This is a predicted structure of a 346-nucleotide part of an RNA (small-subunit ribosomal RNA, central domain) from an uncultured marine bacterium. Model confidence (mean pLDDT): 87 of 100.

[in-house]
Context: one part of a larger RNA
């Protein structure tokens, strides 16, 4: 660099915002900038390429033609791209009706349950296990009944269910904020797509500072088990879990599938609205999920929510190990993340 790829063989960025860049509906009018066609001029010579000739032949040399795909001025053409001007609604967006949900954020509540305290009544046991022990327990425990307290999570409803860009979200109730979707076509008139760098979010874990600690439970202690048992089993139990700020920025962060558009048999469930009605079926618009046709795939599969048929723009992949190491750098308080090699070697 041509070509190939990225669901599982090597590959989609954790995810969304987005400048720059690329890449963009429809009509018309101008320009003539890429685009094309003529013309002029330039492009040394040698080399290549074609014909002839000349050394006995070749190599190798002459002469002649062709070529030199380019760049420069001119004259045109104007379908497409651009660039001007004015226009349009079907992309996109706003209104104006209404629905929808476990979306966020703070704030307040509520029962069960589990742990302690107390109190009341009682005895010798209880716990736990494949079986035990360690543990609790006559300073009265386990079981039972009342009160009182504290964190933490929210049973049933509940689902292939929703909803959110992802990460994620789930008692009830109220502020506040956000967003999707329907319906109306009533406004703006291409205001779009995609996006290196760059900035926001970002599970658990962990760090920092200060709170708070029921039950769980990394280390840790013991008690079994075993050849041993730095484990699985039991008894305990510290960070940690949980708020508040303020780091980290990574995960099998997955649908292992980037983002937008447009188009390609069907049958079925189910969510939110429309319609439409005595009630139903039927529709239709967006979503989520099952089967399944051509068609794609190495096959497994996938199939209007494509891995199918096309178009933009981005990221990423090039034999295995060395290695996501070294080495620089850049961020971190550290833990580390992030960029990322060689040599060797099969």
């Nucleotide at each position: 660099u041509u070509g190939g790829g990225u669901u599982u063989a090597a590959a989609g960025g954790g995810u969304c915002c987005g400048c720059a860049g690329g890449c963009g509906g429809g009509a018309u009018u101008c320009u003539a900038a890429g685009u094309c066609a003529g013309u002029g001029g330039u492009g040394a010579a040698a080399u290549c390429c074609u014909a002839c000739a000349g050394c006995u032949c070749a190599a190798c040399u002459g002469u002649a033609g062709a070529a030199c795909u380019g760049c420069c001025a001119u004259u045109g053409a104007u379908a497409c791209u651009g660039g001007u001007a004015u226009c349009c609604u079907u992309g996109a967006g706003u209104g104006u009706a209404g629905u929808u949900g476990a979306a966020g954020u703070a704030a307040g509540u509520g029962g069960a349950a589990c742990g302690u305290g107390u109190u009341a009544a009682g005895u010798a046991g209880c716990g736990g296990u494949g079986a035990a022990a360690u543990g609790c327990a006559u300073a009265g425990a386990u079981a039972u009944a009342a009160c009182a307290c504290a964190g933490a999570a929210c049973a049933c409803c509940a689902a292939a269910a929703g909803c959110g860009a992802a990460g994620g979200c789930a008692g009830c109730u109220u502020a506040c904020u956000a967003a999707a979707c329907u319906a109306u076509u009533a406004c703006u008139g291409a205001c779009g797509c995609u996006c290196a760098u760059g900035g926001g979010c970002g599970a658990a874990a962990g760090c920092g500072u200060g709170g708070g600690g029921a039950g769980c439970g990394a280390a840790c202690a013991g008690g079994a088990u075993u050849a041993g048992a730095u484990a699985c089993c039991c008894u305990g139990g510290u960070a940690g879990u949980c708020c508040a700020c303020g780091c980290c920025g990574u995960a099998a962060a997955c649908g292992a599938u980037g983002a937008u558009c447009a188009c390609u048999a069907g049958c079925u469930a189910u969510u939110g609205g429309c319609g439409a009605c005595a009630u139903a079926a039927u529709g239709u618009c967006a979503g989520u999920g099952g089967c399944a046709a051509a068609g794609c795939g190495a096959a497994a599969g996938u199939u209007u929510u494509a891995a199918g048929u096309g178009a933009u723009c981005c990221a990423c992949c090039u034999g295995g190990g060395g290695a996501g190491u070294a080495c620089g750098u850049u961020c971190g308080c550290a833990a580390g993340a992030a960029u990322g090699a060689a040599a060797c070697u099969c």